About this RNA: This is a predicted complex of two RNAs, RNase P RNA and transfer RNA, with 511 nucleotides together. It holds a member of the Rfam family "Bacterial RNase P class A". By type it is a ribozyme. The coordinates come from a structure-prediction model, not an experiment, and the mean pLDDT is 75.
């Protein structure tokens, strides 16, 4: 000097003029309101709403199933699908990067087309033994014919070494072996499973022994294993105010027992009366009714959500009430939740790190379909053109253009995506010079 | 702001569950029929399956990210 890798950060600055949205405050005014003053006012992603949590309500959130999610190991965290470190695999010369990275020797399933065969393998061509038939040739024989070599065809078989198909064809090389072959056998290599030894918290690594070559792919197919998950969301929820008009449909015991109440009828006692079977009152009993209360069983509804169970609450003749659904009607207001929080910065300590602990300092939008902007000047950065200088690397000046992505809506931690231009730090490879 | 769904030929939709040459209706083109048109019959063309990655031998289909469009949601009685 060139090429590249990783990380952290900024993402225009100053001044002036005119505006926008809250807060506090001064003056005027009866009020509406008007005129001032002070101080504050978007982001690294505020975004997508993809994960996780806080908070709030639904029964303080039960059990089982279904459903969903996660997936190497160890750690961090309020939690996570996030982060850190390590392990394994793949890529890169390297710095480094990527991986939804458990299980396919639990089970089910899938693999189009091609190909003989696609999952306890399989015989199309080829190779080989045997049998039958045929042809040439040779030998023997007088001849008929017999035997042999080679070739061709057919058939029963053997064979996964070779060809060809495919994304994928059940280890590789060599030797033995065989009719031809083959882990059929052996040696070495590779892979897998199991055991042992050593190291590591662990994933795993290294070494060694044994086994047989049976056991290829897909789980981002079903599934199995382990772990996690209740639902809804600030239009949650609480308080106040205003207005209106309700209608229809659906929903379950005239159950049993006890207490109470009311009515009727006897009994006993007391009083009234001269007396009574008359009247009044009290006690206790029987029968009947019940618009009251409790308990038990059953049923219905609500609560818990997709289903069931358990628990809780309310109800069970009709009506009313309650709940659910549908249609219709009214309002489009105020306060709260609301922003100080797993908050930010500096220093010290623990840790490889993520992160955690201690201490000091700081306060930073909380509004409604909802504000933070526009213009001018100077400066900064980038691009283009022209001019000048030049040690040909660049430097200076003038003019023109440009400065992105994007906009808080309850709040946090992440991920993902968008982004003009720029700064800093660490590292790798190549070239040259010393 | 919150919740849910869709994207396949010019238009409206299947196919996705269980991955293997992508279909249907209308429309379009050509021929036939008719005096001509329509209807009808026969034949045909037309597809980055919204987009970028991943898993797989293979993706419209399975998984992840992104883009666009659509729908629903207030309170009171």
């Nucleotide at each position: 000097g060139g090429a590249g890798c990783g990380g952290a950060c900024c993402g225009g600055g100053c001044g002036g003029u005119c505006g926008c949205c809250g807060g506090c405050u001064g003056a005027g005014g009866a009020a509406a309101c008007u005129c001032g003053g002070c101080g504050g006012g978007a982001g690294g992603a505020a975004a997508g709403u993809c994960c996780g949590g806080g908070c709030u309500c639904c029964g303080c959130a039960g059990g089982a199933c279904a459903g969903g999610g996660c997936g190497g190991u160890g750690g961090g965290u309020a939690a996570c699908g996030c982060c850190c470190a390590c392990c394994g695999g793949c890529c890169g010369c390297a710095a480094g990067g990527c991986c939804c990275g458990g299980g396919a020797a639990a089970g089910c399933g899938c693999a189009a087309c091609a190909g003989a065969a696609a999952g306890c393998a399989a015989a199309c061509c080829g190779c080989c033994u045997c049998g039958c038939g045929g042809a040439c040739g040779a030998a023997c024989g007088c001849a008929a014919g017999u035997u042999c070599u080679u070739c061709c065809g057919c058939g029963c078989g053997g064979u996964a070494a070779g060809g060809g198909u495919g994304a994928a064809a059940c280890g590789g090389u060599g030797a033995g072996g065989u009719a031809a072959a083959a882990g059929c056998u052996c040696a070495c290599c590779a892979g897998c499973a199991g055991g042992c030894u050593g190291g590591g918290c662990g994933a795993c690594c290294a070494g060694u022994c044994u086994g047989g070559c049976u056991a290829g792919g897909c789980a981002a197919g079903c599934c199995c294993c382990g772990c996690c998950c209740g639902g809804a969301g600030c239009a949650a929820g609480g308080c106040c105010a205003a207005a209106c008009a309700g209608a229809a449909a659906g929903c379950a015991g005239u159950c049993g027992c006890c207490c109470g109440g009311c009515g009727c009828c006897g009994u006993u006692c007391a009083g009234c009366c001269a007396a009574a079977c008359g009247c009044u009152g009290a006690a206790g009993g029987g029968c009947g009714c019940u618009u009251g209360g409790g308990c038990g069983c059953g049923c219905g509804g609500g609560u818990c959500g997709g289903u069931c169970c358990g628990g809780c609450c309310c109800g069970c003749c009709c009506c009313c009430a309650g709940c659910u659904u549908u249609c219709g009607g009214g309002u489009a207001g105020g306060c709260u939740g609301c922003u100080c929080g797993a908050g930010g910065g500096g220093c010290c300590g623990a840790g490889c790190a993520a992160u955690c602990g201690g201490u000091c300092c700081c306060c930073u939008a909380g509004a409604g379909a909802a504000a933070u902007g526009a213009c001018c000047g100077c400066c900064c950065c980038c691009c283009g053109u022209c001019c000048a200088a030049u040690c040909c690397g660049u430097u200076g000046g003038a003019c023109g253009g440009g400065g992105a992505c994007a906009g808080a809506a309850c709040c946090c931690g992440g991920c993902u995506u968008a982004c003009a231009g720029g700064u800093c730090c660490g590292c790798u490879c190549c070239g040259a010079a010393c | 702001c919150g919740g849910g769904g869709a994207u396949u030929a010019g238009c409206g939709c299947a196919g996705c569950u269980u991955g293997g040459u992508a279909g249907c209706g209308c429309g379009c083109c050509g021929c036939g029929u008719u005096c001509g048109g329509g209807a009808c019959g026969c034949g045909g063309a037309g597809g980055u399956c919204g987009u970028g990655g991943g898993u797989u031998c293979a993706a419209a289909u399975c998984c992840c990210g992104c883009a666009u469009c659509c729908c629903c949601g207030a309170c009171c009685a």